RNA sequence: GCCCUGGUAGUGUAGUGGCCUAGCACGCGAGCCUGUCGCGCUUGCAACCCGAGUUCAAAUCUCGGCCAGGGCG
Numbered sequence: 001g002c003c004c005u006g007g008u009a010g011u012g013u014a015g016u017g018g019c020c021u022a023g024c025a026c027g028c029g030a031g032c033c034u035g036u037c038g039c040g041c042u043u044g045c046a047a048c049c050c051g052a053g054u055u056c057a058a059a060u061c062u063c064g065g066c067c068a069g070g071g072c073g
Stems, first nucleotide, its partner, number of pairs: 001072007010026004018056001027045006049065005
């Protein structure tokens, strides 16, 4: 330098253009439970890497950039 894959709550991940005001688990806060802690139950907190384009509508498709991983030279 070229090619491929990926980037989503604090962490890991799902999401096949409209059912998404983005789900699940862990985490953290509050409450219940328990003699206490833990477990369990209820509830809350918190995210689409950046810019442009396509579209009535984009986390999702296209282009450019940045970052990470892999392959080739």